A computed fold for an 82-nucleotide RNA from a Desulfobacteraceae bacterium, annotated as c-di-GMP-I riboswitch aptamer. The sequence was found by an Rfam model in a public genome assembly. The source organism's lineage runs through Bacteria, Thermodesulfobacteriota, Desulfobacteria, Desulfobacterales and Desulfobacteraceae. Rfam family: c-di-GMP-I riboswitch aptamer. Rfam links the family to the GO term cyclic-di-GMP binding. Its mean pLDDT, the model's own confidence on a scale to 100, is 79.
Parts: sequence; C1' cells; structure tokens
RNA sequence: UCACUAUAAAGCCAAACCUGUCGUGAGGCAGGGACGGAAAGCCACGGGUCUUAUUAAAAUGAAAGACAGCCGGGUUGCUGAA
Repeated sequence: UCACUAUAAAGCCAAACCUGUCGUGAGGCAGGGACGGAAAGCCACGGGUCUUAUUAAAAUGAAAGACAGCCGGGUUGCUGAA
C1' cells in the first nucleotide's frame, strides 16, 4: 500500500410510523422516531419493482417518471486487532 473486517475505539446513517409540505401518482423534502446498516455515502449504466399515458392483452412512451434500505456494476471515504 492492497485485501479483509473484531464482544475494540471514535463516531456516522436512519426503516416502519406520526406531523407539515410538494407531486396526477409512485414517491420526495423538513421535524420527531429507530427496524436495521460496514459504505444504508454518491451515480439510473444493466436487470427488477412501482407510478403514469395509450392499449383487449402484449408492447411502446415520460424534456430527463419514482425506488441507490431490490440485485449487479462504477466511484470516494473512517478505525485498526487477527
């Protein structure tokens, strides 16, 4: 330095739910909250799920639909025992 990651230490993030707000909607944002997480930091590149328009269905679209805590991938980072 790289990989790995503990009954270590310092910390970090924040599910469901509630309140307010934005949106046709999935869902986002802020506050409370804590199920959990070693990247639960970031990225919509691939697959997937969901919303929406057309449609009998399939399928196609959304200036640039949403989800990164669905999986894969890319990239950056803290600690230091084995």